[in-house]
Context: one part of a larger RNA
Molecule: small-subunit ribosomal RNA, central domain
Organism: uncultured rumen bacterium
């Protein structure tokens, strides 16, 4: 390299948009680049192959022949691929009607809890644990009542629920924006799929500047435990946790399962529409679950939401360690990220 693979053995890019490229629905005319057939030219010799011949044989030598996948030119063919012209509606998109949701951004509002402050009542404890102690408290704590303030998160509803490309998203409400489903079959008429590079988004932690700081809490301090205890437990507590703007670009970024289209028994739910009935219900699309036929799989299991049967495109794998390391390059304020070896060893 070919082949074979990628849920769990090595292997699906974190996710989307999209450039080049690759691939591409039905029908018809033309074309003849690919494709098929025929002819001609060329394809040196030597070597190799086949058949003779010559050295006593062979190696070796020599003669003849075939072959030479290739290239060029001409002629013919037109199923398929390509090119070009016309047409179509099933793919795709647009419009109309209608519906859905924790989808996004910004603003406003709310109650519970927590903490703090002030005031009242009130007195000796509170807190914490396996047990304690550190800690708080007669300068009046804890408890309780009233008022005020602050920041953060939204109990119940809540679900195998819903939405989003993924990350993710949940109090209520308003504005703006986006998405998806159904239906109609009005419009366009293949406008499609995938997508190397590229661009954008991307949890938490982290970084920069400026705010904010209730709770919780790395680091840190103290108390315990212990042989020790740089821990687990307890009392405190700073970054951080929150907001704005910018950076970073990684995760068990998981369904450990790339995207798109088609095909392949049933049965039972849930969500959002349509339709027929209206008492139950039946049916149809889209999604989301359970269990299984065929089939697949090393098995576990998967099974119309495939890991089945096919097609197209991309990404990735090739024994373990060394190592996601070194070096170089690019990116970053840094932390570090991306790309990514070898010696050696088993």
């Nucleotide at each position: 390299u070919u082949g074979g693979g990628u849920u769990u053995a090595a292997a699906g890019g974190g996710u989307g948009c999209g450039u080049a490229g690759g691939c591409g629905g039905u029908u018809u005319g033309c074309u003849a680049a690919g494709c098929g057939g025929g002819a001609g030219g060329u394809g040196a010799a030597a070597u190799g192959c086949c058949g003779g011949c010559g050295c006593u044989c062979a190696a070796c030598g020599u003669c003849g022949g075939a072959a030479g996948u290739g290239c060029c030119u001409c002629c013919c063919g037109a199923a398929c691929u390509g090119g070009u012209g016309g047409a179509c509606u099933g793919g795709a998109a647009u419009g109309g009607c209608u519906c859905u949701g924790c989808c996004g951004u910004g603003g406003g509002a709310g109650g519970a809890a927590u903490g703090u402050g002030u005031a009242g009542u009130g007195u000796a404890g509170c807190g914490g644990u396996g047990a304690a102690a550190u800690g708080c408290u007669u300068a009046g704590a804890g408890a309780u009542u009233a008022c005020a303030c602050a920041g953060a998160a939204c109990a119940c509803c809540g679900a195998u629920u819903g939405c989003g490309a993924a990350g993710g998203c949940a109090u209520c409400u308003c504005a703006c924006g986006a998405a998806g489903g159904g239906u109609u079959g009005a419009u366009u008429g293949a406008c499609g799929c995938u997508g190397a590079g590229g661009c954008a988004c991307g949890a938490a932690a982290g970084c920069g500047u400026g705010g904010g700081g209730a709770u919780c809490a790395a680091a840190c301090a103290g108390g315990a435990u212990u042989a020790g205890a740089u821990a687990c437990c307890c009392u405190g507590g700073u970054a951080g946790u929150c907001c704005a703007c910018g950076c970073a670009g990684u995760a068990a970024a998981c369904g450990a399962u790339g995207a798109u289209g088609g095909c392949u028994a049933a049965c039972c739910g849930c969500u959002g529409g349509g339709c027929c009935u209206u008492a139950c219900g039946a049916u149809u699309c889209a999604g989301u679950g359970g269990c299984c036929a065929a089939g697949c799989g090393a098995a576990a299991g998967c099974g119309a939401u495939a890991a089945g049967c096919c097609a197209u495109c991309c990404a990735c794998c090739u024994g373990g360690g060394g190592a996601g390391u070194a070096c170089g390059a690019c990116c970053g304020c840094a932390a570090g990220g991306u790309u990514g070896a070898a010696a050696c060893u088993c």